[in-house]
RNA sequence: AAAGGGCAAACCCGCCGCAAGGCGGGGACGCAAAGCCACGGGUCCCGAGAAAAAACGGGACGGCCGGGCUGCCGAA
Repeated sequence: AAAGGGCAAACCCGCCGCAAGGCGGGGACGCAAAGCCACGGGUCCCGAGAAAAAACGGGACGGCCGGGCUGCCGAA
């Protein structure tokens, strides 16, 4: 490269949540790990406070980046 395929953005509907966001269905922008893990960075939400920012506490994001583990086919 090829083959069998897999996942699934935005958006819409329903449910959960203060929210970020998550789950299910539809739907595909994309993805060789877009499979798993909040370990590091980063971003987002909530809290008290006269207000804002910072710090602190709690939460979310793995399709923001790095890292760890595992994995189909097979020219290499």